[in-house]
Context: one part of a larger RNA
RNA sequence: UUGGGUCUAAAACAUCCGUAGCUUGUUUGGUAAGUCUCUUGUGAAAUUUUGUAUCUCAAAUACAGAGCGUGCAAGAGGUACUACUGGGCUAGAGACUGGGAGACGUAAGAAGUACGUUCAAAGUAGCGGUUAAAUGUGUUAAUCUUGGACGGACUCACAAGAGCGAAGGCAUCUUACGAGAACAGUUCUGACAGUCAGGGAUGAAGGCUAGGGGCGCAAAAGGGAUUAGAUACCCCUGUAGUCCUAGCAGUAAACGCUGCACACUAAACAUCGGGACCUCUUCGAGAGGUUUCGGUGCUGAAGGGAAGCCGGAGAGUGUGCUACCUGGGAAGUAUAGUCGCAAGGCCGAAACUU
Numbered sequence: 001u002u003g004g005g006u007c008u009a010a011a012a013c014a015u016c017c018g019u020a021g022c023u024u025g026u027u028u029g030g031u032a033a034g035u036c037u038c039u040u041g042u043g044a045a046a047u048u049u050u051g052u053a054u055c056u057c058a059a060a061u062a063c064a065g066a067g068c069g070u071g072c073a074a075g076a077g078g079u080a081c082u083a084c085u086g087g088g089c090u091a092g093a094g095a096c097u098g099g100g101a102g103a104c105g106u107a108a109g110a111a112g113u114a115c116g117u118u119c120a121a122a123g124u125a126g127c128g129g130u131u132a133a134a135u136g137u138g139u140u141a142a143u144c145u146u147g148g149a150c151g152g153a154c155u156c157a158c159a160a161g162a163g164c165g166a167a168g169g170c171a172u173c174u175u176a177c178g179a180g181a182a183c184a185g186u187u188c189u190g191a192c193a194g195u196c197a198g199g200g201a202u203g204a205a206g207g208c209u210a211g212g213g214g215c216g217c218a219a220a221a222g223g224g225a226u227u228a229g230a231u232a233c234c235c236c237u238g239u240a241g242u243c244c245u246a247g248c249a250g251u252a253a254a255c256g257c258u259g260c261a262c263a264c265u266a267a268a269c270a271u272c273g274g275g276a277c278c279u280c281u282u283c284g285a286g287a288g289g290u291u292u293c294g295g296u297g298c299u300g301a302a303g304g305g306a307a308g309c310c311g312g313a314g315a316g317u318g319u320g321c322u323a324c325c326u327g328g329g330a331a332g333u334a335u336a337g338u339c340g341c342a343a344g345g346c347c348g349a350a351a352c353u354u
Base pairs, nucleotide, nucleotide: 004325005324006323007308008307012322014202015201016200017199021195022194023193025089026088027087028086029085030084031083033082034081035078036077037076038075039074040073041072042071048066049065050064051063052062053061054060092192093189094188095187096185097184098183104178105177106176107175108174109173110172111155112154115151116150117149118148119147120146121145126137127136163170164169207248208247209246210245211244212243216242217241221237222236223235224234259321260320261319262318263317264316267299269297270296271295272294273293274292275291276290277289278288279287280286303310304309327354328353329352337346338345339344
């Protein structure tokens, strides 16, 4: 390379957008590059093969023909497919309109309990903590109770295998400005599509820089216990951090350990959003039923799979494109490059060993 794979054995980039590339609906006209047919030229000799001849025979050699050289070039034709080019179409895709759903995003404002601090009142000896204790705290009046003020963080119940988002993620309320999806109408454009090397954007927690802010929690650190020891688990404190603003960083068991898109292939049940129809109605933004489109789940036919299991939301049957894998360790290490303030990230071996 051919071939085989990627849920769990090695292997789907964290996610999306998108350039080149690759792939690509339907109909018709043209061209004839790919493609097919024919002709001509060329494709050295030797080697191979057939015949004849010549060495007394044979091997060998000579001559004539065939074959090989699977190719290249030119010319003449064919046009199904691919390609290029012109014109149509609407089933893909997009736009438009309508009424709904949503913790989708950004910004501003408001609220709520709890917690902490402080002030005042009332009140007296413990409180706190644990398996048990101690460190700690308290007559300079604590803990507990009531009232006021201030502070930062958070957002109970509702809450659900529920919803939204590309993923990370998103939950008090209101407003403003944005975005996307589903359904319905079928008005418009007319293949405008799919995937995507390089590239770009976003990306939890923790970390870094600068300026704020620090209630609670809490790496590090100090103390008390436990223990043979205890650099831990338990307890009392407690600093970075956690919060906000502006930047950097770019990683996670970033997981469904399952790339994206399209088509096809039994059923049953639940639930969320939209549409159509029917019944009831207290006429309400109500209740129930049938059906249809789109999502989220669960059980399962066929089929698949090494099995576990998957099963119209495939890991089934096919097509298109991308990424990645090739025994374990050394090792996601070394080196070079590149990005970063740093921490480190990306790319990424070998010797040797087994």

A computed fold for a 354-nucleotide part of an RNA from a metagenome, annotated as small-subunit ribosomal RNA, central domain. The RNAcentral record of the full RNA draws on SILVA. Its Rfam family is "Bacterial small subunit ribosomal RNA". Rfam links the family to the GO terms structural constituent of ribosome and ribosome.